[in-house]
RNA sequence: GUGUUCGUAGCUCAACCGGAAGAGCGCCGGAUUUUUAAUCCGGAGGCUGGAAGUUCGAAUCUUUCCGGGCACA
Numbered sequence: 001g002u003g004u005u006c007g008u009a010g011c012u013c014a015a016c017c018g019g020a021a022g023a024g025c026g027c028c029g030g031a032u033u034u035u036u037a038a039u040c041c042g043g044a045g046g047c048u049g050g051a052a053g054u055u056c057g058a059a060u061c062u063u064u065c066c067g068g069g070c071a072c073a
Base pairs, nucleotide, nucleotide: 001072002071003070004069005068006067007066010025011024012023013022019056027043028042029041030040031039049065050064051063052062053061
């Protein structure tokens, strides 16, 4: 350089055929416990890598850019 694939919460990952984003761990508060841990209950945290386009509607489709992986050169 060319092709391909991935980018979503602090981390690891879901989200079906486009109908508007959720889980586990972690974090915060509470219950239990003499205290910690464990367990249970509740809560916060995302404008889905950036920009543009299509659409009534985009994490999802299209284009381009940025970054990571893989293959070829």
Predicted 3D model of a 73-nucleotide RNA (transfer RNA) from a Bacteroidales bacterium. Rfam family: tRNA. About the family: Transfer RNA (tRNA) molecules are approximately 80 nucleotides in length. Its family is annotated with triplet codon-amino acid adaptor activity in the Gene Ontology.